[in-house]
């Protein structure tokens, strides 16, 4: 210097003029006038996950349903984040075995059961097309073909011909033991066995789970009509108790449905937090976390947070708060910083 990967930061700046809006000080008949402090993101998007908060009078059980699934840590929790293990992918080096960096995993169970594996092929597990042997009754699955996959692989022996039929070395898996590790697991030895894949197919096992959602919810003002109809009921209990069903418990004298009438305005919730950022310091591989000090903080309600001019530059993409917070996913112009691995060149 180049390539690949990982992490972090910025997201136009400055000046002038005018405009909008929140809070606050003074003032005014009056948000009338003047001053001060603030005003849209890294994703504000998606509404995917988890919570805070509010409501369902108090409090349950079961089924169904939904979600998660290697080990450990972190955290309020999470399908989040961090580290490790296993399997796979990919790049480099290497004759090979393997080593190193990076990436992915919706990573429990296929011997509880039921399914599925197109086409081709004889057959996708109750194998026989071609073939080999034969005492012509039959035996066989080594060789060939089809295929993503055809009864674990290579070699030797054995056989009528063959086959784990036998042996050696491997591969996968089961039992037991030793060593190391918190553990997942790794290495070595030992016992039994040998069609495979698929559970993001149904299913099984283990663990977890009330629901709804700021248009939640609470308060105030104004207005009004039920002589209405139907059904059920008044302690032998109709109905109600906010995802579905069943049981149970509690409240209860009226309840549910249809039709009709009035109202739809204002206030709170509303932004000081499991907070955010900076510095120092301690623990930890890290994620994260403790202590000390400091800085600043948008609350609109049909919707404020802007416009113009000049100038600088990296020449501005994706894009706009609506109860709040922690994540994930998606979109994205350009600039900067750090680290890891490899290659090349120079000194």
């Nucleotide at each position: 210097g180049c390539u690949a990967c990982a992490a972090g930061c910025c997201a136009g700046g400055c000046u002038a003029u005018c405009g909008c809006u929140u809070c606050u000080u003074a003032u005014u008949u009056a948000u009338u006038u003047a001053g001060g402090a603030g005003g849209a993101g890294g994703a504000a998007a998606g509404u995917c996950c988890g919570g805070a908060c509010a409501g369902c009078a108090c409090a349950g059980a079961g089924c169904a349903a939904u979600g998660c699934a290697c080990c450990g840590g972190u955290g309020a929790a999470g399908a989040g984040c961090c580290g490790g293990c296993u399997u796979c992918c990919c790049g480099a080096c290497g004759a090979a075995a393997g080593u190193c960096a990076g990436g992915a995993a919706a990573g429990a169970g296929a011997u509880a059961g039921u399914g599925c594996c197109a086409c081709a092929g004889a057959a996708a597990a109750u194998a026989a097309c071609u073939g080999c042997c034969u005492u012509c009754g039959g035996g066989u699955a080594a060789g060939g073909g089809u295929g993503a996959a055809a009864a674990u692989g290579u070699g030797a022996g054995g056989u009528a011909a063959g086959a784990g039929c036998u042996c050696a070395c491997a591969g996968c898996u089961u039992u037991u033991g030793a060593u190391g590790g918190u553990a997942a697991c790794a290495u070595c030895a030992u016992u039994g066995g040998c069609g495979g894949g698929u559970a993001a197919a149904c299913c099984u096992u283990g663990c977890a789970u009330g629901c709804u959602g700021a248009a939640a919810u609470g308060c105030c003002a104004c207005a009004u009509a039920u002589a209405g109809g139907u059904u059920c009921g008044c302690u032998u209990g109709a109905g109600a108790a906010c995802g579905g069903c069943u049981c149970g418990u509690u409240c209860a004298a009226g309840a549910a449905c249809c039709a009709g009438g009035g109202u739809a305005g204002g206030c709170a919730g509303c932004u000081u937090g499991a907070g955010u950022c900076c510095a120092a310091u301690g623990u930890g591989u890290a994620a994260a976390u403790g202590u000390u000090g400091g800085a600043a903080c948008a609350g609109a309600u049909a919707a404020a947070u802007g416009a113009u001019a000049g100038u600088c530059c990296a020449c501005g993409a994706c894009a706009g708060a609506a109860u709040c917070c922690g994540g994930c996913u998606u979109a994205u112009c350009g600039g900067c910083u750090u680290g890891u691995a490899g290659c090349u060149u120079u000194u």
Notes
Model confidence (mean pLDDT): 75 of 100. Bacterial RNase P class A from a Chitinophagaceae bacterium, 347 nucleotides, folded computationally. The source organism's lineage runs through Bacteria, Pseudomonadati, Chitinophagia, Chitinophagales and Chitinophagaceae. Rfam family: Bacterial RNase P class A. The family's RNA type in Rfam is ribozyme.